[in-house]
Small-subunit ribosomal RNA, central domain from a Lachnospiraceae bacterium, 348 nucleotides, folded computationally. The sequence was found in a public genome assembly. The organism belongs to Lachnospiraceae, within Bacteria. It matches the Rfam family "Bacterial small subunit ribosomal RNA".
Context: one part of a larger RNA
């Protein structure tokens, strides 16, 4: 390369939007570049094959015929890709009314509980642990009742329940705003689908510059514990957790499972519609979603099985023995951590 993989053995990009490309729905028409067929030329010779000859065979080598899968000119074909041109409407949007929803962004509000301030009552303990002690407390602590302050996260409701492309998103109003979904079938007419770069999305920790600072806490500090004990366990107790603004760009970013689309037995729960029946509990039908059993079929198994890991197709991305190593040069990107592209020697 070819082939053969990719949910656990190596291997799905974290995740979107889309550029060039790559593939493309039903139909008439016409080219006629692929494509198929026919002639025509050309494709040196040796050398391979086949047949025969010459050396006593053979190697050797002489004739003849194939082979040379191409190429180039013509001259038809028009089924299939193109290409041009017209149609269609089931693919895709779109329009009118609907209902669902922690989906995002601002602003504002609101109880609870921590902790801290004053003040009231009160009197010797509290706190912590396996047992303790460090620590607070007669300068009145815990505990109790009033007040006030400030950050933070929002109990119940809450569910293999919603919504979001993924990271994610929960008290409660408002404003502004994306997305899906049924239901009708009224417009557009193939407008699609995937997508190497680019773009802009991306938890937590981190990093800048300025606020903020309750609890919680890396470091750090003391108490114990042990043989030590730079832990576990206590008691404090700073960066940080917060918010704005710019950076980082990474994770077991996991469903460990690209993306889309079609078809393939069932049963049983849940969220969102439509619609029918039926006096009600309720029941059938139907399209999205989200669970869990299970045939077939897959699969080394385990297991997956209409939310596929079945059957096919497109187009992306990765994989090819372990370690060395996501390391070293380089380059690219960052303020720095660092991130990203990524070898080898060598050894099993």
């Nucleotide at each position: 390369c070819u082939g053969g993989g990719u949910g656990u053995a190596a291997a799905g990009g974290g995740a979107g939007c889309g550029u060039a490309g790559g593939c493309g729905g039903c139909g008439g028409u016409g080219c006629a570049a692929g494509u198929c067929a026919g002639c025509a030329g050309u494709g040196a010779a040796a050398a391979c094959c086949c047949g025969g000859g010459g050396c006593c065979c053979a190697a050797c080598u002489c004739c003849g015929g194939g082979c040379a899968u191409g190429c180039u000119g013509u001259u038809g074909a028009a089924a299939c890709u193109g290409c041009a041109u017209u149609g269609c409407u089931u693919g895709a949007u779109u329009c009118c009314g609907g209902g669902a929803g922690g989906g995002g962004u601002a602003a504002g509000c609101g109880g609870a509980a921590u902790u801290c301030c004053u003040g009231g009552u009160g009197u010797a303990g509290c706190g912590g642990u396996g047992a303790a002690a460090u620590g607070c407390g007669u300068a009145g602590a815990u505990a109790u009742c009033a007040g006030g302050a400030g950050g933070a996260a929002c109990a119940c409701c809450g569910g293999u329940g919603g919504c979001g492309a993924a990271g994610g998103c929960g008290g409660u109003u408002u404003a502004c705003u994306g997305g899906a979904c049924a239901a009708c079938a009224a417009c557009u007419g193939a407008c699609g689908c995937u997508g190497a770069g680019a773009c802009a999305c991306g938890a937590a920790a981190g990093c800048g510059u300025g606020g903020g600072g309750a609890g919680c806490a890396a470091a750090c500090a003391g108490g114990a514990u042990u043989a030590g004990a730079u832990a576990c366990c206590c008691u404090g107790g700073u960066a940080g957790u917060c918010c704005a603004c710019g950076c980082u760009g990474u994770a077991a970013a996991c469903g460990a499972u690209g993306a889309a689309u079609a078809c393939u037995a069932g049963g049983u729960g849940u969220g969102g519609g439509u619609u029918c029946c039926g006096u009600a509990g309720g029941g059938g039908a139907u399209c999205c979603g989200u669970g869990c059993c299970g045939c077939a079929g897959u699969u080394a198994a385990c297991a997956c099985a209409a939310u596929a890991a079945g059957u096919a197709u497109u187009c992306c991305a990765c994989c090819u023995g372990g370690g060395g190593a996501g390391u070293a040069c380089g380059g690219c990107c960052g303020c720095a951590a660092g991130g990203u592209u990524g070898a080898a020697a060598c050894u099993c």